Molecule: transfer RNA
Organism: uncultured Erysipelotrichaceae bacterium
RNA sequence: GUCCCGGUAGCUCAGGCGGUAGAGCAUCUGACUUUUAAUCAGAGGGUCGAAGGUUCGAUUCCUUUCCGGGACA
Numbered sequence: 001g002u003c004c005c006g007g008u009a010g011c012u013c014a015g016g017c018g019g020u021a022g023a024g025c026a027u028c029u030g031a032c033u034u035u036u037a038a039u040c041a042g043a044g045g046g047u048c049g050a051a052g053g054u055u056c057g058a059u060u061c062c063u064u065u066c067c068g069g070g071a072c073a
Stems, first nucleotide, its partner, number of pairs: 001072007010025004019056001027043005049065005
C1' cells in the first nucleotide's frame, strides 16, 4: 500500500434482507431470610465509532474517515 472482519448499555455479545434496539452479567429498589448469600419481581442505563448522502423514515443502504484485529505485498 491492497483486501477482509469487527466497533451496539458499565462488561461480554445478539439483532437485521429500512419502521425508531435487546439478552446475560453488573448497578439500584422491593419480596423472602434473624442477617448475609442464593432465589423471585421490578427499575435505571444507548446520539448503534464519527461525518455526510439517499429516503417519509437509516443501527441497517451508499461515500469518506477514525480505532482494533487478520491476510497478501